[in-house]
Order: sequence, then C1' cells, then structure tokens
RNA sequence: CGGUCCUGCGAGGUGGUCGCCGGCUUAUGCCAAGGCAUGGGUCGGAGGAAAGUCCGGACAUCGCAGGGAAGGGUGGUCGGUAACGCCGACCGGGGGCAACCCCAGGGACAGUGCAACAGAAAGAUACCGCCGGGCGCUUCCAUCGCGAAGAGCCCGGUAAGGGUGCAAAGGUGAGGUAAGAGCUCACCGGGGCGGCGGUGACGUCGUCCGACUCUGCAAACCCCACCCGAUGCAAGGCGAACAGGAGUCGAGGGUCCUCACCGGCCCUCCCGGGCGACCCGCCCGGCCGACUCCAGGUAGCCGCUCGAGCCGUCGAGCAAUCGGCGGCCUAGAUGAAUGACCACUGCCGCGCAAGCGGAACAGGAUCCGGCUUAGCAGCAGGACCGAGGC
RNA sequence: GGCCCCGUAGCUCAGUUGGAUAGAGCAACAGAUUCCUAAUCUGUAGGUCGUGUGUUCGAAUCACACCGGGGUCA
Repeated sequence: CGGUCCUGCGAGGUGGUCGCCGGCUUAUGCCAAGGCAUGGGUCGGAGGAAAGUCCGGACAUCGCAGGGAAGGGUGGUCGGUAACGCCGACCGGGGGCAACCCCAGGGACAGUGCAACAGAAAGAUACCGCCGGGCGCUUCCAUCGCGAAGAGCCCGGUAAGGGUGCAAAGGUGAGGUAAGAGCUCACCGGGGCGGCGGUGACGUCGUCCGACUCUGCAAACCCCACCCGAUGCAAGGCGAACAGGAGUCGAGGGUCCUCACCGGCCCUCCCGGGCGACCCGCCCGGCCGACUCCAGGUAGCCGCUCGAGCCGUCGAGCAAUCGGCGGCCUAGAUGAAUGACCACUGCCGCGCAAGCGGAACAGGAUCCGGCUUAGCAGCAGGACCGAGGC
Repeated sequence: GGCCCCGUAGCUCAGUUGGAUAGAGCAACAGAUUCCUAAUCUGUAGGUCGUGUGUUCGAAUCACACCGGGGUCA
C1' cells in the first nucleotide's frame, strides 16, 4: 500500500424567544379546610433500538397438600444470572491460507413410521455379470470319447464388477478361492475394557474385538433428562353523582325489656286508597320526601415509577459477571406533552470564493434482563493475509 | 396496551401425517357453432405457494425470523 476480520464509541453542540406536559413553591379568589381556579418563579422532560411482542422475570388477582398423567418448552459441558430459548469460557463437528466465523450439538441395538422416481434390492436383496453342478441340443475331429467349444433351461454359490439412486451393507492393498467375500493379514476407520489428564463435555496411551450390528430422517411419532399453575396493569384496588334494590318514618295512651334511648305488642283517633250500593267490617299505606344499608363500579383517584437503577473508582475472575467504597435522582402523559423560530459553531457534499444544500431508523404508556429486526455521517482500538521498501 | 387467527392464478377456494408436472370453478385469450351476440363445445396461457434463512436426499407442507391483513378483550 492492497484485501479482509473482530470490538467499541456515537446519534451534533451552546445560547435566546414563544409554546406544551409534570414536580416543587408563591400570590389572589372560592368554599364544608383541604382542595379547586387563575397568574408568577424555579427544576425536569424519549431511544439505542422506546419497534416486533419472540423469550425470561418482577408485580397483581385467582387456583394449589404431595406425586403422577395430559399439554408446552429446552437439549454438548462447565460457569454467570432473579430467570431465560440469553451471555461467557471450553469440548466436538464444519468453513477459511489466516485473523476469525457457523452449528436446535441428547437417543436411530426401546418401539412405530417414511425414504417419491429410478433401481434386482431402501434393510437384508441376485437384474446383468462371475463361478460350480445337472439336463438334453448343435458344431468340430488322422483320435468318435467319461473329448472340446457354443448357446438354452434348471439347481446352487457369490455383493468383487456393471447399472440406479441423496444413500447399496466399513476403505485401500495383499493373500486366498471354483468364483468371491473380514474368509485371513497389514494400515486406516469403528467398538469394548483399562490406565493417565481434566470438575466435565472430552482428549491421549495401552490392550482386546472381524459376531465390526444393519443406512438416513426424531425442526416424523416417540424415548430419556431437565423446566413450566392460569391470566395479564384493559392485572388489580378505592370510589362519588344520577339511575337500581332493601328497610324505617302520622298523633295520643297503655304495657314488656331497659338506668335511659332504641325496639316489640295492644287500644283509640286522624288522613289517603282498595273491596263494597252504603254502614259496620277487612286489607294496604302515611307517599311527590327524608334517612340508613346493599350490589355494581361510570367520572375521578391509586397501582405509576428509587430501580436486579446510573456514574466513578478499587478488588476477585481468562471472561460473562460479582463484591466493596464514594457520588447522583434522570419522563410519568391518559384523544395522550417533549414543538417552532433565530444566532454562533462542529460534520458531509457542491463551489475559486461569497454561499447553497444535506444529516438516518424511529418515538414512551406497569417496570426490568435479553434476542431479533430497522438504521445516517463518522471516529477509535486490536488482529490476519499478500506484495514492496528501509 | 395485551391476546388470537389468516396469506396458494385476476377473483373464490382445494392441496398442509413432506415425494416435486401445485389443481378446480368463475374470469381472460384463441378456435368451433351463429347472419351477429349471448349461451354451449374444444383448446391455450396465466403461480417468486407473502418474504428470507434453516432442517431434510427432497419444503406450498416442518422450524425460526420478518412483511401484510383481520378478529377479540375495558
């Protein structure tokens, strides 16, 4: 210099004017004394993803002795964490010359299922081929045979070769055989056992095994191990007004309980209504109202933001992360605020210059930890490969 | 704000215990029939199976992540 890889920062800055939301405070006014209304002052006011709602928790209500079943999820090992499907380190496999990156990475000798087409055969199979035997046939001959050759049929052996397929029964070589074959042997691969190292996944060494078992798929059913109660802040709680439901309430006297109140019972009287032609009688009520209670939960309020919090520093650890100390308080709206303009200036592009233009993705709604997705201008650090120079 | 479901041709739908040429009806186009049109008959074309990645020999179908649409709860 060229080509790559990994990680982190960052999301323009400062000031002013007007406006919006919230907290604190203050002045005035109102009333039932704590709020309400208006005005002033002061402080604070979106994100790295606030998003998707894909996981995990906190919190709340309901349910629940314990265990199992059903259903769902996770899946190398160890660690981190409140927890996780997240993160870190390591192991195994794969890719890359390398830095580095990727892997839902348990089990296919528990069982079931599938493997289309092709192919003989898709889990144990003989289509072609090879080899052996039998049967009859044809041809050949100085030799006429228990001879040789050829094609055919039948029986058997064989997985070395052809061909098919994603995949064909460990691979290569040698021996062996009628032909072949782990049939035998060497090496490689595979499996069992043991030693050593490691917390472990696993690695390594030794030894034995050819009865070395027999493909792939579990993001097919399933088996194994572990985890999970359900619903979600529209959870849930308080709760006016209006409407709804229930109860009590005329006057006088007596009596029972009681210290008394309240309350129960009885008698008389008044008023209204009903039955009734009317009286007597019987029944209901004391009203448009007031008071008390009940259920529901509209307005409103709470939940609501101090929290697995942020910053700095020190320590433990390879790291994720954890601990100690010090400092800080940093949105809480509810048709839903966070905006507009101006000045100076930083970045990028164009232009000689003056100057002009541009700056993404996107916005809280109970909160937090992750993952995923979207995404502009740049900046910083580290590592690798290649070529050249000193 | 939470939860659930769907996406296949221009339209309406099949196909979703994986097997590859993805079908049907209507619509479109061409031909036949008719003096012409409709109806009818015959044929043809038309598909990124919403998008991407993965699992698998093989994906419309299985898994995950996105995109779009709909429903429901005070």